[in-house]
Context: one part of a larger RNA
RNA sequence: CUGGGCGUAAAGAGAGCGUAGGCGGUUCCUUAAGUCAGAUGUGAAAUCUUUCGACUUAAUCGGAAGGCGUCGGUUGAUACUGAGGGACUUGAGAAUAGCAGAGGGAAAUGGAAUCCCCAGUGUAGCGGUGAAAUGCGUAGAUAUUGGGGAGAACACCAGGGGCGAAGGCGAUUUUCCAGGUUAUUUCUGACGCUGAGGCUCGAAAGCGUGGGGAGCGAAGCGGAUUAGAUACCCGCGUAGUCCACGCCCUAAACGGUGGACACUAGACAUGGGAGGUAUCGACCCUUUCUGUGUCGAAGCUAACGCCCUAAGUGUCCCGCCUGGGGAGUACGGCCGCAAGGCUAAAACUC
Numbered sequence: 001c002u003g004g005g006c007g008u009a010a011a012g013a014g015a016g017c018g019u020a021g022g023c024g025g026u027u028c029c030u031u032a033a034g035u036c037a038g039a040u041g042u043g044a045a046a047u048c049u050u051u052c053g054a055c056u057u058a059a060u061c062g063g064a065a066g067g068c069g070u071c072g073g074u075u076g077a078u079a080c081u082g083a084g085g086g087a088c089u090u091g092a093g094a095a096u097a098g099c100a101g102a103g104g105g106a107a108a109u110g111g112a113a114u115c116c117c118c119a120g121u122g123u124a125g126c127g128g129u130g131a132a133a134u135g136c137g138u139a140g141a142u143a144u145u146g147g148g149g150a151g152a153a154c155a156c157c158a159g160g161g162g163c164g165a166a167g168g169c170g171a172u173u174u175u176c177c178a179g180g181u182u183a184u185u186u187c188u189g190a191c192g193c194u195g196a197g198g199c200u201c202g203a204a205a206g207c208g209u210g211g212g213g214a215g216c217g218a219a220g221c222g223g224a225u226u227a228g229a230u231a232c233c234c235g236c237g238u239a240g241u242c243c244a245c246g247c248c249c250u251a252a253a254c255g256g257u258g259g260a261c262a263c264u265a266g267a268c269a270u271g272g273g274a275g276g277u278a279u280c281g282a283c284c285c286u287u288u289c290u291g292u293g294u295c296g297a298a299g300c301u302a303a304c305g306c307c308c309u310a311a312g313u314g315u316c317c318c319g320c321c322u323g324g325g326g327a328g329u330a331c332g333g334c335c336g337c338a339a340g341g342c343u344a345a346a347a348c349u350c
Stems, first nucleotide, its partner, number of pairs: 003322004007304002012318001014201004021194003025088007033081002035077004040072002042069001048066007091191001092188003095184005103177007110154001114150008125136002162169002206247006215241002220236004258317006266295011299306002323350003332343004
């Protein structure tokens, strides 16, 4: 390579959009490139296979037949694929009327808590721990009342509930933007799926410039503990955490499970819609579409387990794996302000 694989053994890219390419619904006509068939030309010799012969045999040599091709032109076939043309509506998209939602951006506003400042009441403690101490407090703390200010986060509602491609998203109101879903079956008429490169998004930490800084808090300092204690516990506390703009591009970025489509028992729960039934009406009951879960049959699996949200049965496209260590390292290249990221070996060794 051919294969065989990728939930947990090595292996699904963090996620999306999309270029080339690959693949592609129903039906009719044409064509005959792929495909299939016939005859034909060529496919040197040697080699190879079968067989006959020569040398005593073998090796070896000679004869005959066969074989040897993505081959050339030619005559046909037309099921499938392709190409050209026509039609269709179920895939896809659009329209109209609804619905749900922490989906994204911006602005404004709100209450609780914390801390600080001012003032009142009030007096000797407060705080902290396993126990303490450092710390704070007679320059009046802690506690409590009133007033003012600051920053950050939004209790209850809240739910294995919702939304988003993923990262992720939770106070309220306004505004701008996007997606989903249901019903009708009105319109377009295959416009589709995937996607090497590419582009965009991408938690936290980190970086640059300028703000901000209440609480928390890497580093640091102090108090304890201890044999020691560069820790766990306690008191402080800088960066950071927050905002704007620009970078970084990594995670156990996990469902450790790529995307799309079709098919394959059921049961229960729950979110959103529509229809029927019932009713004064809402529940209830029931049908259906769509999402999220739990269990489970067939089937699959090494087992664990998965099971219409498949890890079942199939088709298409992409990514990835190929013994452990060396190593996700070196070198080189590309990217980055840096930190570093991406790509990615070998010697050697077991």
The part of an RNA shown here (small-subunit ribosomal RNA, central domain) has 350 nucleotides and comes from an uncultured bacterium. The coordinates come from a structure-prediction model, not an experiment, and the mean pLDDT is 87.